The RNA shown here (small-subunit ribosomal RNA) has 1546 nucleotides and comes from an Anaerolineae bacterium.

RNA sequence: AGAGUUUGAUCCUGGCUCAGCGCGAACGCUAGCGGGGGACCUAAGACAUGCAAGUCGGACGCGAAGUCCUGGGCAACUGGGAUGUGUAGCGUGGCAGACGGGUGAGUAACGCGUGGAUAACCAAACCUUUGGUGGGGGACAACCACCCGAAAGGGUGGCUAAUACCGCAUAAGUCUUAUCAGGGAAGUUCUGAUAAGAGAAAGCUGGCCUAUGCUUGCAAGCUAGCGCCAGAGGACGGGUCCGCGUCCCAUCAGCUAGUUGGUGAGGUAAUGGCUCACCAAGGCAGAGACGGGUAGCUGGUCUGAGAGGAUGUCCAGCCACACUGGCACUGAGACACGGGCCAGACUCCUACGGGAGGCAGCAGUCAGGGAUAUUGGGCAAUGGGCGCAAGCCUGACCCAGUCACCCCGCGUAGAGGAUGAAGGCCUUCGGGUCGUAAACUCUUGUCAGAGGGGACGAAUCCGGGUCGGGUGAACAAUCCGGCUCGGUGACGGUACUCUCAGAGGAAGCGCCGGCUAACUACGUGCCAGCAGCCGCGGUAAAACGUAGGGCGCGAGCGUUGCGCGGAUUUACUGGGCGUAAAGGGCGUGUAGGCGGCUUUUUAAGUCCUGCGUGAAAUCCCCGGGCUCAACCCGGGAAGUGCGCAGGAUACUGAAGAGCUAGAGUUCGGGAGAGGGAGGUAGAAUUCCCGGUGUAGCGGUGAAAUGCGUAGAUAUCGGGAGGAAUACCUGUGGCGAAGGCGGCCUCCUGGUCCGACACUGACGCUGAAACGCGAAAGCGUGGGGAGCAAACAGAAUUAGAUACUCUGGUAGUCCACGCCUUAAACGGUGGGCACUAGGUGUGGAAGGUAUUGACCCCAUCUGCGCCGAAGCAAACGCGUUAAGUGCCCCGCCUGGGGAGUACGAUCGCAAGGUUGAAACUCAAAGGAAUUGACGGGGGUCCGCACAACCGGUGGAGUAUGUGGUUCAAUUCGAUGCAACGCGAAGAACCUUACCUGGGUUUGACAUGUCCGGGAAUCUGGUGGAAACACUGGAGUGCCCUAGCAAUAGGGAGCCUGGACACAGGUGCUGCAUGGCUGUCGUCAGCUCGUGCCGUGAGGUGUUAGGUUAAGUCCUGCAACGAGCGCAACCCCUGACCCUAGUUGCCAUCAUUAAGUUGGGCACUCUAGGGUGACCGCCGGCGAUAAGCCGGAGGAAGGCGGGGAUGACGUCAAGUCAGCAUGGCCUUUAUGCCCAGGGCGACACACGUACUACAAUGCCUGCUACAAAGGGCCGCAAACCCGCGAGGGGGAGCAAAUCCCACAAAAGCAGGCUCAGUUCAGAUUGGGGUCUGCAACCCGACCCCAUGAAGGCGGAAUCGGUAGUAAUCGCGGAUCAGCACGCCGCGGUGAAUACGUUCUCGGGCCUUGUACACACCGCCCGUCACACCACGAAAGCUGGUUAUACCCGAAGUCACUGGGCAAACCCGCAAGGGAUGCAGGUGCCGAAGGUAUGGCUGGUGAUUGGGGUGAAGUCGUAACAAGGUAGCCGUAGGGGAACCUGCGGCUG
Repeated sequence: AGAGUUUGAUCCUGGCUCAGCGCGAACGCUAGCGGGGGACCUAAGACAUGCAAGUCGGACGCGAAGUCCUGGGCAACUGGGAUGUGUAGCGUGGCAGACGGGUGAGUAACGCGUGGAUAACCAAACCUUUGGUGGGGGACAACCACCCGAAAGGGUGGCUAAUACCGCAUAAGUCUUAUCAGGGAAGUUCUGAUAAGAGAAAGCUGGCCUAUGCUUGCAAGCUAGCGCCAGAGGACGGGUCCGCGUCCCAUCAGCUAGUUGGUGAGGUAAUGGCUCACCAAGGCAGAGACGGGUAGCUGGUCUGAGAGGAUGUCCAGCCACACUGGCACUGAGACACGGGCCAGACUCCUACGGGAGGCAGCAGUCAGGGAUAUUGGGCAAUGGGCGCAAGCCUGACCCAGUCACCCCGCGUAGAGGAUGAAGGCCUUCGGGUCGUAAACUCUUGUCAGAGGGGACGAAUCCGGGUCGGGUGAACAAUCCGGCUCGGUGACGGUACUCUCAGAGGAAGCGCCGGCUAACUACGUGCCAGCAGCCGCGGUAAAACGUAGGGCGCGAGCGUUGCGCGGAUUUACUGGGCGUAAAGGGCGUGUAGGCGGCUUUUUAAGUCCUGCGUGAAAUCCCCGGGCUCAACCCGGGAAGUGCGCAGGAUACUGAAGAGCUAGAGUUCGGGAGAGGGAGGUAGAAUUCCCGGUGUAGCGGUGAAAUGCGUAGAUAUCGGGAGGAAUACCUGUGGCGAAGGCGGCCUCCUGGUCCGACACUGACGCUGAAACGCGAAAGCGUGGGGAGCAAACAGAAUUAGAUACUCUGGUAGUCCACGCCUUAAACGGUGGGCACUAGGUGUGGAAGGUAUUGACCCCAUCUGCGCCGAAGCAAACGCGUUAAGUGCCCCGCCUGGGGAGUACGAUCGCAAGGUUGAAACUCAAAGGAAUUGACGGGGGUCCGCACAACCGGUGGAGUAUGUGGUUCAAUUCGAUGCAACGCGAAGAACCUUACCUGGGUUUGACAUGUCCGGGAAUCUGGUGGAAACACUGGAGUGCCCUAGCAAUAGGGAGCCUGGACACAGGUGCUGCAUGGCUGUCGUCAGCUCGUGCCGUGAGGUGUUAGGUUAAGUCCUGCAACGAGCGCAACCCCUGACCCUAGUUGCCAUCAUUAAGUUGGGCACUCUAGGGUGACCGCCGGCGAUAAGCCGGAGGAAGGCGGGGAUGACGUCAAGUCAGCAUGGCCUUUAUGCCCAGGGCGACACACGUACUACAAUGCCUGCUACAAAGGGCCGCAAACCCGCGAGGGGGAGCAAAUCCCACAAAAGCAGGCUCAGUUCAGAUUGGGGUCUGCAACCCGACCCCAUGAAGGCGGAAUCGGUAGUAAUCGCGGAUCAGCACGCCGCGGUGAAUACGUUCUCGGGCCUUGUACACACCGCCCGUCACACCACGAAAGCUGGUUAUACCCGAAGUCACUGGGCAAACCCGCAAGGGAUGCAGGUGCCGAAGGUAUGGCUGGUGAUUGGGGUGAAGUCGUAACAAGGUAGCCGUAGGGGAACCUGCGGCUG
C1' cells in the first nucleotide's frame, strides 16, 4: 500500500466482497508447565442457607448459668456466703450504620465533562487558636409484677443510673434588630462603632500528697490524659447557580396557566415561581421549542497516517438506583441497599384472628441464555468503624480454588547419521518424494516426577526493658524519640535452590482455483457436496470426499458474532450534480450567509507572551524491580481544551466620518409575435338557399363502409357561423419561465444606446412564504366551422379491442373559478471578476466615405457557428464555459421494491407535494471500441435476380434416406455443407447385426517355464461346418560321448499345459492426432517500427480513381513487410526446332489394303522453344493507374480449362480407414462356423433413369471420334445359336494385336396423332453366363404379356459457349453384377434490357438495450409454488394525556373539650406555659370511571411486490424494431399497450 467482481474487450461511475487490527466473547477440534490479568454483556427475574456493621464497661443501670463452702429437709427441694464478676447477656447513652461494597433500571438532564460564580451557603470527626466548663431538677428503659397474643409483639403498674433529658446563672465572642462611617464595579455582603435583645456546657480515667480534712490510705485539691460548651480560622467534603460541550427522528412545528415577570409572604444551610396571595401578559421555538425513540456521563478503550468513527468491560472520578410506587423521621450529612411508615405485586409462617421478608453485598440455587467461577482461607499486610488502649468487627481487602477467556514466558530435545532402509504416495516404470526425517551413535537435563533445604512480604505494628526529652510541685503518671529484647504470615513447606533418574511424560489446528503462501492421485459424476466474493460439481475436478505431499500458525488453531480500517462509499482534512445518482418549472422576496474605495476609533474574532487549570491511572520517553517478558514502581513529557492578565492591529467585525468605479435616479433617442382590453379585415373549410349540370363522388397498398337519380361530386351567385391568421418568416425578435405571430386604437411591463447631472454601497444570493406556470383534466354559463379521445362501421390480420378508411361525442374556442404537472431541456441554478481569436446575424449610436442606401473601421448590447489555452471517463465544452476563482441557494450517495405504502398536507375530483421499510440482486449504469445484425443508407460483385434453354416437383422403375416392421433389418452421415453419402461392386466371403453350434494363452505379436514330437505329408469316424476323436508315412541340421548301434543336449518348426499377455468395428470426434467439408477462388487476414488515443483500439487497410483481385495509380502520419490475389506448374489453342516406330503418305515403285520398298514433307506423336506485353495507333482519364476503339495476329486485354483454398468460423464430420489418452470387457463385448439379415413395406422425402412421342418411332443402307483397358487378361478370323452365348484360338505385356460396330447425323422406306408401330413397368414361359452355391438375393438373352404415363399444383434446380441441350464411347471397383461414379469425344444453340427485387458476398457509413452476436435481446397479463409487506369488520396488549371520583402513609396549617414528670404561680387543690394523642383542612401514591393520542401483536378477506425449471397468450421496446421513441395528461383495451392533446430528440 491494495485486490476480486458489471464488458467480447476498454475507460469511468458505482455497489458488493476480501486481506489488517481488536474483543468481558461463544462454538468446534486439540491441550505439557508457569507468571500477570479477567470472568452473567441475557431476567434491575425469583431467591433456600451462611456470612457481609459494629464498637465503647475509661458515659451509665441491671446482672445470670456454672463452681466451691455452709444451713434446713427422709427425699424432691430450698436458704445463706464466696467465686464466677462487675464476666456472658439485657438495656440507657455516645460514635459509626449517609463510608466501604453492588448494579446501570431510570435519566437527553446543569445528569456528566470543562471553566467559572457563591457579594446566596453548610460543614460531624481532624488541625490551629480564644474563652469557658458554675449550680440544680425531674424522668424513662433494662429489671420486677400482672395481663393480652399461636407467633411477631404489645399493654398496665412499679424501681433506677448517666457524658440521656430539663430549667437557672454567666456571655469575651456569636446571633437578631436599628443607626452611623469606611472599603468596594456592585446590592441586602465585608470591616468598624453604638444601642437593645437572644442564647452554653458533662463528665470520665490514671497518678500524686506540695498546702486542707479524715488519716496503711483516701477525699477536697493538684496533675496528666480523654471529653463537654461558646467563638474565630484552616483543611477535607458537600449544596446551589452560570458560560460552553454532550445521540437519532421534522412522516413530532408549534409549545406553555405556576406558564413568564413583578410585589409581598412562607420555606430552606442557602438563591430562586421552590410554595402561596395579588398584579401584569408574558415566556420558548427553524441556531429545532414541544413530542417520540434510544442511552448512565467522563478519564479512557479499540481502530485509524491523521481528521474521524465506534465504544464506556476491568481500574479511577461523578451521577442514579436498592422488590415496585409514595412519604417523611433521625442526623453534621439520608428522604437512607443489609433504618422507619403506607400502598401494590410476589414468596413464606399461621392456632385464620394475624404476622414475616426484600442478595443490583460475598459465596451459592433456580430460571433465562450461545455464554460467565468456590456456599474456600485469613484479618498476616493495606484500608475502614469503635475504643485511651489492649483489642473487637470488616465476603472492603489480602490470598487460594475453577475456566487456554486474554496477554507474556518456557518446553515437547541437541549434535552426528545415506544401503538415501522399510513403508506410504506418485510415476513417463527410468525413477521421484516423505527424507537426516527414522533407525543407529554421542550429548544435554529446562518443565513435569521423587527427595532435601527454604524465603521476601514484618515493622515506622504490639509488648517488655532502658536512655533522653515535653508537661508537671514531683525521681507518680502520661506523652514523644533513640537503643535493645521478645512477639505476630492466610498465602505455605509456596517462590527459590540442591540432589536423583532418564529422551524418558508433553502437538495440534486450519488451509492449498483466483484474491492468497501451498499439488498430485483416487473416488464421485449438476449426484453427494463446497462457497467470504468471483464461482466449482453434468466421467479425465489442483474448487466436492479421502490419501500422499505442501503452506501457515503453534498450546493452540479455526469458525461465528461485533467494532474500526481498507471506504476519498457522507468527502472538515477529502467527493460530486450536461449524458453515470444529482439544478428546484420560473420569478418576487423575509430570515440568514456573503459583500466596493479612503480614513479615525475600538480590540470581539485573530496572533504573541505569561499565569491558573486540564485528578490519578492509561498512552509516549527515561530509569528501576520480578532470571526475561507480560506485569509492577519512580521521574519526565504530553494532554491540540477552558479561564485570567498583558501586548500586537494587517485582515474580519463594531462605531464614526468621507468617496464613486457596484447599484440606482434623471434627460434624449431606439427595436421588438412582451402583457391586457376593445374593434376590424381578407383567404379557406363547413352548412343553408338558388342557378347550371348528370352519374357518379369519395376513399385506399387494394378495397369497402359512407354520400348520390328525393340530383351528389363539379361549377356559379347569395347568405350564415366559428376558428385560425398563408406569403412576409429568418439557428430573426420579445419575455423570468410557461410562452408570444393579420391589421388598428387605448392601457401597461421589461430592455438597449447616448449624455450631463444627482443619490452615495442603497449590493448579491435567498430556507420559509407569496405569485406566475404548456397540454390534458374539473366546476358554472356560453359557443361549436374545422379537427377529434371515447364510440360505431368498413378494411387488414391467425386474431387486430391497433396502425389505414368512413363517420363521430366530450374536448379544442370565450368568461369566471380550480388543477400545478411535462423530455416544464441548453437534460447545464443565480451573481461578480478574470482568461487567444475568427466568422455570421438582430438593435443602437460614433468615425470614414457618400447624392443616398450599402460597404469599411472601432464600441456597447443580444442571438448562432468554428476554434487557443484549460477542463473532461469519453462524448464534448470553450468570453452565452462544462476554463480560472469568490459568494449564496437547491440536490445526489448501488439496482429493484418505489416516487410505492403509511402519516401529514393541498385539491370538487382526477390527483399533487412530502416520502420510507421488509424483502431481493452482484450488479444496475455512462462514454467510447471492435464485431455482428437492421423489414438503415451508399457502393460493388456472383447464373443472385432478370432474359433465354433444359429440367425436378406428376408417372413407372432404379438408388439413398426417414419411418415402420423384424430375432436381426449392423454402424455412421442429418439445413445449405446428410439422403446414387462412407460403399471404386452386401448371393457365401465382405459383415461389424441376428439365431444356433463350438472355443479359451486364444485367428494374430513378444517372452519365460515344464512336457511331447523333427518339420512335413496323408487317411478314417461323427457333424451343417467349425470342431472333436482317432490312424498312417516320416525321421533331417548342430554339439558331446561312443568303433558302431545308440544315448544325452541344443537351434528351428509343430503340439499339450502354465504364466506374463493377446483381442474388442465396445464407449467417448465434447479428451485427441491426422485427414476432410463449408463460408470461398470470396479478397481478404495480419505484423514490425512510427504516429494518435488514459485505454480497448485506431492509423497503415480510409479517401479519389481503377481492377477479376488490398490489382494498380494518386493523395494521405505513416513507412515497410508477411500470409492470401496474380505469376511461376499442367492440359488446350498458333508456329518453330529436334526425333521418325508401332504413326504418317506429297512425290516414285508396289498391293485387295500405307500391304511392302522408300521417304519423314504433311498429319500425328512427345520433348524443347517462340508467341500476348495495353507492346503499337486514336480517344477518354489527373500529363497516372487504367478504360474504350482500331491495326496486326492462331490467339487481345487474366485467350479457355485445371491444379493451387490466407487468418479463421461451424466443440462441423470421422475413435468404423489409420493412429491415439481415458474408461469398459477377459470361458467374453474376444475367436471360429452354419444359416439368416443388411434386399423387409401401409407410407414420406432426396437423387437419378426411361418416357409421355412426328425436331418422333421402326426397318434397311452409308459415314466420322476421342480417351482408355488388356496375361488369373483382352481376344480376332472362322463355325454353331434368333439371341445372351458356345466352340475356336491367330495376334497382343500393346501408337503394332484385341476390346471396338461409335451413336446422334446422312440416305431410302414405313407409321399419321392413336394410350398408338409412343412408352416400356409388371407378369408367364424358355434360356445364357459367372460362381462351391443365383430360393431368400445376380446380370443378360428369346418368346409372350403391354401397367402408369398425353409434359406434370404450390414450389424448385442447372446453365453465359464449344457452355446448355443432345448422342454415343471408355475406365475404376469387380468371379459375376452400374440407370451410380470418374473420364472421353460427336452434334451444337438461345439469352443477358438491366441491378428495383430474392439469395450469398466485399468495402464505406449509420443505429443498437445484440456479443453462445436477430435462430439475438426482451415486455406485460394469466396459471402454479414460496417469501416479506400494505389495507381490513374487529380482537388484544403497552404507553401517555385530560377530566372527575376515591384517597393510605406523611409533612404542613388549624384545632386540640382527652392526656402530660421537669418551668412559673400556688401550702395544697388547682391554674398558666409548653407538648402529645385525637380531630379538621390543603397536598398526596396506588386504585376507579370516562374520553382521547401514540405504539405493538393478531385478523376472515383483500392489494400490489419479490423470487422460482424447460407453463399459457401475444410482440410492446432495442435496427426506421417493421405505426420513430419517450414525457405529462385523459379516455379505452385479455395483456404487453392503443388513441387524442401539448411537449422533447435521448

The sequence is in RNAcentral, with records from SILVA. It matches the Rfam family "Bacterial small subunit ribosomal RNA". Gene Ontology terms of the family: structural constituent of ribosome and ribosome. The coordinates come from a structure-prediction model, not an experiment, and the mean pLDDT is 86. NCBI's taxonomy places the organism under Bacteria, Bacillati, Chloroflexota, Anaerolineae.